Overview: The RNA shown here (Bacterial RNase P class A) has 374 nucleotides and comes from a candidate division CSSED10-310 bacterium. Its mean pLDDT, the model's own confidence on a scale to 100, is 79. It matches the Rfam family "Bacterial RNase P class A". From the family's description: Ribonuclease P (RNase P) is a ubiquitous endoribonuclease, found in archaea, bacteria and eukarya as well as chloroplasts and mitochondria. It was read from a public genome assembly, where an Rfam model found it.
RNA sequence: GGAGUCGGCCGGGCGGCCGCUGGUUCCUGUUGGAACUGGAGGAAAGUCCGGGCUCCAGAGGGCAGAACGCCGGGUAACUCCCGGGGGGAGUGAUCCUACGGAAAGUGCAACAGAGAGCAGACCGCCGAUGGCCUCAAGGCACAGGCAAGGGUGAAACGGUGAGGUAAGAGCUCACCAGCGGUUCGGGUAACCGGAUCGGCUUGGCAAACCCCGUUCGGAGCAAGACCAAAUAGAGAAGCGCUUGAGAGCGGCCCGUUCGAUGCUUCCGGGUAGGUUGCAUGAGGCGCAUGGUAACAUGCGUCCCAGAUGAAUGGUCGCCGUUCAUCCGGUUAAACGGAUGUUCACAGAACCCGGCUUACAGGUCGACUCCGCGU
Numbered sequence: 001g002g003a004g005u006c007g008g009c010c011g012g013g014c015g016g017c018c019g020c021u022g023g024u025u026c027c028u029g030u031u032g033g034a035a036c037u038g039g040a041g042g043a044a045a046g047u048c049c050g051g052g053c054u055c056c057a058g059a060g061g062g063c064a065g066a067a068c069g070c071c072g073g074g075u076a077a078c079u080c081c082c083g084g085g086g087g088g089a090g091u092g093a094u095c096c097u098a099c100g101g102a103a104a105g106u107g108c109a110a111c112a113g114a115g116a117g118c119a120g121a122c123c124g125c126c127g128a129u130g131g132c133c134u135c136a137a138g139g140c141a142c143a144g145g146c147a148a149g150g151g152u153g154a155a156a157c158g159g160u161g162a163g164g165u166a167a168g169a170g171c172u173c174a175c176c177a178g179c180g181g182u183u184c185g186g187g188u189a190a191c192c193g194g195a196u197c198g199g200c201u202u203g204g205c206a207a208a209c210c211c212c213g214u215u216c217g218g219a220g221c222a223a224g225a226c227c228a229a230a231u232a233g234a235g236a237a238g239c240g241c242u243u244g245a246g247a248g249c250g251g252c253c254c255g256u257u258c259g260a261u262g263c264u265u266c267c268g269g270g271u272a273g274g275u276u277g278c279a280u281g282a283g284g285c286g287c288a289u290g291g292u293a294a295c296a297u298g299c300g301u302c303c304c305a306g307a308u309g310a311a312u313g314g315u316c317g318c319c320g321u322u323c324a325u326c327c328g329g330u331u332a333a334a335c336g337g338a339u340g341u342u343c344a345c346a347g348a349a350c351c352c353g354g355c356u357u358a359c360a361g362g363u364c365g366a367c368u369c370c371g372c373g374u
Base pairs, nucleotide, nucleotide: 001370002369003368004367005366006365007364008363009362010361012319013318014317015316016315017314018313020039021038022037023036024035025034026033027032041345045356046355048354049353050352051351052350053220054219055218056217060254061253062252063251065216066215067214068213069212070084071083072082073081074080085099086097087096088095089094100211101210105209106208107205108204122150123149124146125145126144129143130142131140132139133138158176159175160174161173162172163171177201179198180197181196182195183194184193185192186191224276225275226274227273233267235266236265237264238263239262246258247257248256283302284301285300286299287298288297289296290295320343323340324339325338326337327336328335
C1' cells in the first nucleotide's frame, strides 16, 4: 500500500418566524389564554417465535394434532443468546449447520450402465474335473467356474501388498480405514485419545412417511372494567323440567362443575357515545464485583411520547454530507478552493425479550492474507 473477516457507533447540526400536542402551575370559567417542561426507531417494519397482563369458576386424564431435537450454561421464557463438541467451506482471520434413529418397517432417486440394496455379467479371465477333435504333443471353448482386470456412472457391496488358485475372491496373512465388544486416560457432558479382541465389512435421502425423547388448555387491548343512552319482540321450531335438555372459548372421549316459568337454533329490531385499561417498567444510564462469555449481584442516578381519523410539522438562512468537473498540491495520495448536484431505510397505538428483512453515506477498534521498503 492492497484485499478481506468480525464487532461497535452516528446517520444531519445551529439559528429566526409561524404551527401541533401530553403534563404542571396560574388566569378564565368559553371549543379559551399565559409561563415552564416533554414529544418516534435501529429497525417503529414483518406479525415469525417467546412471555407479562386480561378473560373463560378451577384448566384434571387420554387420543388425535402441532412444535422442537448434539452437550453445558444464561434468561421470566423461547425454536432466542453465550460457550463448547461433531460434520462441512476457506491459505487464514472466520463462516455455515433442520446435528436423536437408515441392520424396526414402508417409500424415493432422471440418464448411462449387466447391475444402484442386500444387486449384477456388456467387454472379458479360466476351462483343473466332465465334453469334442487329434496317432501323440496339443487344440477348441460346450458344460461349468469368476467378479480380481476394463467400461458406464456423482456413487458399483472396503484399500494397498503378498500368498494361494485352473482362473479368482478377505479364501488366508501383514498394514490401514470402518463397525462392534472389553478396557484405560482426559473432560460436568457432548466427545477426544490409547490398548486389545473379532466377524472380515451393510450406499444416499427421515427439511420423505415413520420410530424415540421433550413440550403444548384457549382467546386476545378490537382482551377486559365502568358510566350513559336506545329498543320490539303477544315471532317460529325443537328438546326438556332432577330417571337432567343444555352450558362450561381449538377437535374428540372420559371425568367434573353449574343447571329449570329452562336451553338451543332461526327470523326481526335497537345501541355502537364517553371514561378507563394507557405507560414506573423482567426500565434506561454509570461504576464496582464475579464469570471465557451470554449474564448476575450491589451501589448511584434519571423519568425519556401517549395520540384516537390519529400530535412531534412548515418555511428561510448558514454549516455539514454524497457524487461529478476544474484549479492548486503531491512520486502518487492525503489535503485546500470553486461550480453544479445529493442527503439512506423509513413513522409508535398495551408492553417487553428475540429473530428476519430494508438501509445513501460516514466513523472507530481488533484480527487475517498478499506485495514493497527498512